[in-house]
RNA sequence: GCCUAUGUGACACAGCCCGGCAGUGUGCCUCCUUGGUAAGGAGGAAGUCCCGAGUUCAAAUCUCGGCAUAGGCU
Numbered sequence: 001g002c003c004u005a006u007g008u009g010a011c012a013c014a015g016c017c018c019g020g021c022a023g024u025g026u027g028c029c030u031c032c033u034u035g036g037u038a039a040g041g042a043g044g045a046a047g048u049c050c051c052g053a054g055u056u057c058a059a060a061u062c063u064c065g066g067c068a069u070a071g072g073c074u
Stems, first nucleotide, its partner, number of pairs: 001073007010026004020057001028044005050066005
């Protein structure tokens, strides 16, 4: 230099192919339960979906460019 994959709450990931309310688990907060913890139960908060542009009535999802990480080729 070229090619490929990945990037989504604090963490691990699903959703993307085939556009239509942003989800799951863990963690965090509050409450219940307990003599007090742990475990268990109920509720809640937390997201510019890596960045920018384009297409579209509508983009996490499609297209283009860029950045980061990982792998491959030379």